[in-house]
Context: one part of a larger RNA
Order: sequence, then structure tokens, then C1' cells
RNA sequence: GAGUAACGAUAAGGGGAGUGAAAAACUUCCCCGCCGGAAGACCAAGGGUUCCUGCGCAACGUUAAUCGGCGCAGGGUGAGUCGGCCCCUAAGGCGAGGCAGAAAUGCGUAGUCGAUGGGAAAUUGGUUAAUAUUCCAAUACCUCUUUAGAGUGCGAUGGGGGGACGGAGAAGGCUAGGCCAGCGCGGCGACGGUUGUCCGCGUUUAAGCCGGUAGGCUUGCAUCUUAGGUAAAUCCGGGAUGCUCUAUGCCGAGACGUGACGACGAAGGUGCUACGGCACCGAAGUGGUUGAUGCCAUGCUUCCAGGAAAAGCCUCUAAGCUUCAGCUCUAAAGAGACCGUACCCCAAACCGACACAGGUGGUCAGGUAGAGAAUACUAAGGCGCUU
Repeated sequence: GAGUAACGAUAAGGGGAGUGAAAAACUUCCCCGCCGGAAGACCAAGGGUUCCUGCGCAACGUUAAUCGGCGCAGGGUGAGUCGGCCCCUAAGGCGAGGCAGAAAUGCGUAGUCGAUGGGAAAUUGGUUAAUAUUCCAAUACCUCUUUAGAGUGCGAUGGGGGGACGGAGAAGGCUAGGCCAGCGCGGCGACGGUUGUCCGCGUUUAAGCCGGUAGGCUUGCAUCUUAGGUAAAUCCGGGAUGCUCUAUGCCGAGACGUGACGACGAAGGUGCUACGGCACCGAAGUGGUUGAUGCCAUGCUUCCAGGAAAAGCCUCUAAGCUUCAGCUCUAAAGAGACCGUACCCCAAACCGACACAGGUGGUCAGGUAGAGAAUACUAAGGCGCUU
């Protein structure tokens, strides 16, 4: 220079009360404003206690601070079913032997790792200051082991099937959700009107079980045979004959019923209260319409660029076992360990030296108008961006 510029989006504040040494900024109430395909909610990554409570205000906070993602202390993360671990493999990594190479090492077979993919199973309600598909209540489901009963050819690291997959498009059937009516409870106007075709709020309920629907796909069965599937095979593939043409078989939402004489459920009432609340009682809970980008659907049609693998699973036999073992069904009992789980997550908590107008993958997607996830206003919810 200079007590100058600046104090980080022009979404916006105002009032009452409280606390306090002190209040524009903290708490609470009322009004106003802003977002609402987000500035709301939930995950992944990343962070790591930032979560909740009490006590503080030196420093941090672009100002003050009684407040805080700050300091100190205490508390908080509960799982057979969510995710991992586990089984399986992809790109890729490592790699016994092996090959190559002065050495270091490089490549690579068998193998072994490696998810961003495949593989068993849970929902609704309640509860905490802070966790909940984890606790509690109710109702379920899966896998494994053992035992009992009944039946029985079982058996793999091998064979076969299956898993098993692209883009685009169209039509159909549904559902979530929405809207309207009906129903239940309440209201009748502090400015004229408002007992009415009026106003406000509510009208919610899962997985599972039962059954196999709308619809889609398909010839199927029997007998005989067989140069293939590294051995075998009753399995798969090839062939022949007979019967049969939508019969058989497979996939399959949703609705109904049950779950539920339960739960939830507004105002109100009763009792208690540390005035924050807590406990109990508990009404209606039906129909119509619209309707998805969700489900049937890994479906159908079509196109060329022709769109993972392996295991779990089913089946076939080999060695072998065959009073056992094993397999199938039913019932009962038992087991289901370990790790993550708080909180932020388009952000003041991640990446940007900052409480930085930047960046950051996925899911949910109310109402009115609208073709619409545009745009405008708005619900739930969240904020007014720390002078």
C1' cells in the first nucleotide's frame, strides 16, 4: 500500500420465546423463500469414527459462536438366508517337470490363482440417543449330518445334456404405481356466502404355501441296430420299423385363496412423565379406471458383424461295492463357523494443498400441465449455500 481488496454461486429472509458473560448466525415455534430425474432416498468405490450422548471454545470454522464434520470423555456396528469367505471359471498372473538363455532371467505344459460374470435359502411388523432383511414377534425357506421307516443298482477327476448368453423391432398378458368413486373419522368458518354435487385426513398389509392360468416352445413314445463321443455305457449322436399329430413334455408372469379372528391404522380418550415423550384402547380398510422404461421374456419376429468359460445340476456307465455302503421318499433331532455391517457417499466426510462454483459408477423416480426422465409449479424429504 491499507484497515484497502476479499469473506467462494444474487435460493432470502422476518418475528416471538429459550439458553447464555455475550445471540443476525445456536435451540424451539410461526411466517416467507429455494430444490424436488434433486440441492430427496439407498448402494458400490474411496474415506475411517467423521455416527450418538455429555462436557467444553485456546486453536480449526474466511466474522461472532452458547454451535460444529473442532477439543475431551463415554457409548455405538449383533446375520444359516445381505455382501464376502466358499464352489466355478474369463481376460490376465504365477508356474512342478520342460524349452531357451553368460548370469539375472524369459517362455510355457500339467496345475494353481484370478470377478467386473455363473452357483442354495426371508419376509412383514416392532424396537434404540446411535444397529438392524442382523435384535425382538410372527410366519417361512435352504444346505449338510445323524437316526428311524419304506423302497431300491449304486458308483467319477471320465462320456453326454444343461448351464449358455448378440443388436434392433413389434404385439399381447400382467403388476408396481397413480387417479376417481364408495366407506370411516373430523370440520361448518372471527370478512359476505358455505349441511353441500362442500372441506380436511385416512382407506395399508409381505415372503412363503396352495394351485398351474394368460401365454411361449416342442412331434412324442416304443422296439431293434450302430464305423462316432480316446475305455465302457441302458446316456448322447447316426440309422430302421411301428404307433401318434398337438397328444406328450418343458418354461411360465399374474390373479384367487391362505398367511391374517394377526399386524398396521387418524383424530380422540385414559394412565404415567425426567415435559423430550411413553404405555394402553383403536374406525374405515371396498370397487372402478389408468398404467409402466418393471415382470412373463434367456419369449417372439427380424438382421449380420454371428454374439464367454467352467462349476453347481441332470444323466450314463468304468474301476469297485453289492445283507454293508450308496441312492430316492417321508419323519424327527442336530449343525450352519469366520470377516464386513456405525457414518458420509454428486459430497464440508471421496479425488482436487482449503468446510474449493470442478470431477465421481449404479438403483428408486409421487402429483398438475405436457409426447417426454424437457420445462414450470409442487408432495415426501431436504435446504436458505458461515459474515

The part of an RNA shown here (large-subunit ribosomal RNA, domain III) has 387 nucleotides and comes from Saccharospirillum sp. HFRX-1. It matches the Rfam family "Bacterial large subunit ribosomal RNA". The prediction has a mean pLDDT of 83. The RNAcentral record of the full RNA draws on ENA. The source organism's lineage runs through Bacteria, Pseudomonadati, Pseudomonadota, Gammaproteobacteria and Saccharospirillum.